[in-house]
């Protein structure tokens, strides 16, 4: 001097998941943000079950099983979604899961119920335009 690891602070990212107050062994309340249920009117279907959160849907091919189908695995694509550190756009790079309800729920005013986690990164790819600040 560099790399790695641990802790704290700060900055930034996905996400609704933050702020304040009280209490304090395990917590609670309010606000903000987010989600579900629930009339009339309208709409409409039920084992081929149906539905919810979420961007995460829909396919093609191969393999496995097999009487056949299905489930599952792999590859490729795709509806849709995200990042790029002042902002917008264009190239560029990624994700395209998982879980839950339990035969049941369309919309839905009043009303009722629930969540407020978790996971990452820290010179951070390039270009154009703009904004702010400093010299």
């Nucleotide at each position: 001097g560099g790399a790695g690891c641990c802790g704290c602070a700060c900055u930034g990212c996905g996400g609704a998941a933050u702020g304040c107050g009280c209490a304090c062994c395990g917590g609670c309340g309010c606000a903000g943000c987010g989600g579900g249920g629930g009339a009339a009117c309208c709409a409409u279907a039920u084992u081929g079950g149906g539905g919810g959160u979420g961007a995460a849907u829909u396919c093609g091919g191969c393999c496995c099983c097999u009487c056949u189908c299905u489930c599952g695995g792999c590859c490729g694509a795709u509806a849709g979604g995200g990042c790029g550190u002042c902002c917008u756009u264009c190239c560029g790079c990624c994700c395209g899961a998982a879980c839950c309800c339990g035969u049941c729920a369309g919309c839905u005013a009043a009303c009722c119920c629930c969540g407020u986690a978790c996971g990452c990164a820290g010179c951070a790819g390039g270009a154009a335009g703009g904004c702010c600040u400093g010299g």
The prediction has a mean pLDDT of 79.
A computed fold for a 135-nucleotide RNA from a Dehalococcoidia bacterium, annotated as c-di-AMP riboswitch aptamer (ydaO/yuaA leader).
The model forms 96% of the base pairs in the Rfam consensus.
The sequence was found by an Rfam model in a public genome assembly.
It matches the Rfam family "c-di-AMP riboswitch aptamer (ydaO/yuaA leader)". From the family's description: This family represents a conserved RNA structure found upstream of the ydaO and yuaA genes in Bacillus subtilis and related genes in other bacteria.
Taxonomically the source falls in Dehalococcoidia (Bacteria, Bacillati, Chloroflexota).